[in-house]
Context: one part of a larger RNA
Molecule: small-subunit ribosomal RNA, 5' domain
Organism: metagenome
C1' cells in the first nucleotide's frame, strides 16, 4: 500500500448488487420445515348437492324456507389398510492427518427404485388382517380381548427362459501363476388389477442411462525435548460373510509387517475449486458459492429399502428438561424465524408458491422456511447528490501583523440570473418477468403442434416516465516537529497531557489544550486487530 464475514469512535441524504453468530456442535419456550395418491381398497366422522320423509312457519293449497331422520347412490374425505416419496432438498464443521480430499488409473471383483430402448409374459386359487363394532386396563402416553371385512396387501399351485444353479468340463490361449467356452441336458424361481376401449399399470430378462461401491500410483500441517511400533499384527490355505475384493471375520499353517525416503506417537485442523497478497517465485486463508467428506444431545445397535446403520424413524444405555394420580409417561432447532446465555460482534417469531426446482398424482392439483422476494444492518462494492454562472467597497464579522494602515478567511457570503438529479405533491404505467394450465376444434397420429377461448403474478401500482413546486431536504472527519502533504497566536510550565518510531512538556512549545488558517480524505474519516 492492499485486504477483511470485522469491531469500536466521530459523522450520515440516496441507489443498485452483493454479505451479515468467526464465541458455547451452549440450551432451548412457540409457530411452521414432507407428504401425495379415492384412477389400488373397505369405507362415511365433517363439509356439500341431491332424493326420500316427519315437523314447524310463510301463505298463492303446492310452493318458499327453518329443523330432524333416513339414504356412500353423488361430489368429495378426517382416522384406516396399501402404494411411492421420507437415504432428496436444507444446516453445521464437532470428529477425521485418513484413499478423508485433490490429479491420475483400474473393477473380468460390483449393485443401482424411478427413466430409456428390446423381447416375453400378464393363468387358477386360498387364509388373515387394520379400520368400523363389542367388552376391559390406564392420571395420561397407550393398549389388551372377542367378533366382522377388502385390496395393486400376504400366501400356496401352474406356465417359464436369454436367469440361477449344476452336469457337459477345467476346452481353447498362455513359460507360468492364470484362463476359464460352445452346443446339449437336468433342477429352480414370475405376475395386479383399476378405470372402460383406450389408457395407466404388473411380471421376468437383456442393454443403455444416471447415481453410488471397491481398489491402486502420487500429493496432502507442527514436533526426535516423539525411536522403535505391531499379534489379526503381516502372509497363507480353507471356509463364514457381502453387491462386490478383502484378515472384513473365523479355523489352521508360517514369523512375518512397519521404520531415520521419519515409523509409533503426541499436537492442531474438514479437503479442494477458489481467495487474499505479491513483478513473480512464493507465503497466508478456506467466511459467501459449487463439488467431495463427516456429524446430527453423547454412545452403540440394527431394522425397512433400489438406496440409510436414517437431523424433523425405531430400539438400549447415558446426561439434561418437561408432565405425572408416583404407577408411569414425553422431548431433542448444527431446518427457517425467534429465546435465554457466551462474546468487541452478526438481522424478521415477514409475503408468496407467481417463476425455477423437487415429492405424489392419470390429470386437475396438493405439499414444498428448497427457492423467489420483502424487512433490518455504511458491514462491503459500485453508481447519483448536497448546485450552476455572475458578482469587490474585496461588505460585516474571526484571526494575525512591523498596527491611524495592512494581511487573511475571499467570489466565499450578500446580490442577480439559471436549472431541478435528488426530494415534495399529484398523474401515467397495467410493461417486462409467461411459459404455462383448462375447454372447444384441427393436424399428424397417442402425445405432440397450431388456432379459438378462459385463466393464473408474491414482489407492487413496484421500477420507470411525465408534470408542478422551489436552491428548495442533505457534510464530514483525521491531520498539520520529522517520517509525511499542511502553520500561526493564546493558554499550560517536566504540570495538565502527547505519543506509530524518534522523541515533544521544567515561561517565548509549529509535537499538550484552544482557536484561526491549511493539508488529505469524503457519505464516509480514523482507531484496534489480523494475513500478505
Nucleotide at each position: 500500500g492492499g485486504a477483511u464475514g470485522a469491531a469500536c469512535g466521530c459523522u450520515a441524504g440516496c441507489u443498485a448488487c452483493a454479505g451479515g453468530c468467526u464465541u458455547a456442535a451452549c440450551a432451548c419456550a412457540u409457530g411452521c420445515a414432507a407428504g401425495u395418491c379415492g384412477a389400488g381398497g373397505g369405507g362415511a366422522a365433517a363439509c356439500g348437492a341431491u332424493a326420500u320423509u316427519g315437523g314447524a312457519a310463510g301463505c298463492u293449497u303446492g310452493c318458499u324456507u327453518c329443523c330432524g331422520a333416513u339414504a356412500g347412490g353423488c361430489g368429495u374425505c378426517g382416522a384406516c389398510c396399501g402404494g411411492c416419496g421420507c437415504a432428496c432438498g436444507g444446516g453445521u464443521g464437532a470428529g477425521u492427518a485418513a484413499c478423508g480430499c485433490g490429479c491420475a488409473u483400474c473393477c473380468a471383483a460390483c449393485c443401482u427404485g424411478c427413466c430409456c430402448a428390446u423381447c416375453a409374459c400378464u393363468u387358477g386359487g386360498g387364509a388373515a388382517u387394520a379400520a368400523c363394532c363389542u367388552u376391559g386396563c390406564g392420571a395420561a402416553a397407550g393398549u389388551a380381548a372377542g367378533a366382522c371385512u377388502a385390496a395393486u396387501g400376504c400366501c400356496c399351485a401352474a406356465u417359464g427362459a436369454c436367469a440361477u444353479u449344476u452336469a457337459g468340463a477345467g476346452a481353447a490361449g498362455g513359460c507360468a501363476u492364470c484362463g476359464g467356452a460352445a452346443a446339449u441336458g437336468a433342477a429352480u424361481u414370475a405376475a395386479a388389477g383399476a378405470u372402460u376401449u383406450a389408457u395407466c399399470g404388473g411380471u421376468g430378462a437383456u442393454g443403455g442411462a444416471u447415481g453410488g461401491g471397491g481398489a491402486u500410483g502420487c500429493g496432502u500441517c507442527u514436533g526426535a525435548u516423539u525411536a522403535g511400533c505391531u499379534u489379526g499384527u503381516u502372509g497363507g490355505c480353507g471356509g463364514g460373510g457381502u453387491a462386490a475384493c478383502g484378515g472384513c471375520c473365523c479355523a489352521c499353517c508360517a514369523a512375518g509387517g512397519c521404520g531415520a525416503c521419519g515409523a509409533u506417537c503426541a499436537g492442531u485442523a474438514g479437503g479442494g475449486g477458489u481467495u487474499c497478497u505479491g513483478a513473480g517465485a512464493g507465503g497466508a486463508a478456506g467466511g459467501u458459492c459449487c463439488c467431495c467428506c463427516a456429524c446430527a444431545u453423547u454412545g452403540g445397535a440394527a431394522c425397512u429399502g433400489a438406496g440409510a446403520c436414517a437431523c424433523g424413524g425405531u430400539c438400549c444405555a447415558a446426561a439434561c428438561u418437561c408432565c405425572u394420580a408416583c404407577g408411569g409417561g414425553a422431548g431433542g432447532c448444527a431446518g427457517c424465524a425467534g429465546u435465554g446465555a457466551g462474546g468487541a460482534a452478526u438481522a424478521u417469531u415477514g409475503g408468496u408458491c407467481a417463476a425455477u426446482g423437487g415429492a405424489c398424482g392419470g390429470g386437475a392439483g396438493u405439499c414444498u422456511g428448497a427457492a423467489c422476494c420483502a424487512g433490518c444492518c455504511a458491514a462491503g462494492u459500485a453508481g447519483c447528490g448536497u448546485g450552476c454562472a455572475g458578482g469587490a467597497u474585496g461588505a460585516c464579522g474571526g484571526c494575525c501583523c512591523u498596527a491611524u494602515g495592512g494581511g487573511u478567511u475571499g467570489u466565499a457570503a450578500a446580490c442577480u440570473g439559471c436549472u431541478u438529479u435528488u426530494a415534495u405533491a399529484g398523474g401515467g404505467g397495467g410493461a417486462u418477468a409467461a411459459a404455462g394450465u383448462g375447454u372447444g376444434c384441427c393436424a399428424c397420429g397417442u402425445g405432440u403442434g397450431g388456432c379459438a377461448u378462459a385463466u393464473u403474478g408474491c414482489a407492487g401500482g413496484u421500477a420507470c416516465c411525465c408534470u408542478a413546486u422551489g436552491a428548495a431536504u442533505a457534510a464530514g472527519g483525521a491531520c498539520c516537529g520529522g517520517c509525511u502533504a499542511a502553520u500561526u497566536c493564546c493558554g499550560u510550565g517536566c504540570c495538565a497531557g502527547c505519543a506509530g518510531c524518534c522523541g515533544c512538556g521544567g515561561u517565548a512549545a509549529u509535537a499538550c489544550c484552544g482557536a484561526a488558517g491549511g493539508u488529505c480524505c469524503g457519505g464516509g474519516c480514523g482507531u484496534u486487530a489480523u494475513c500478505c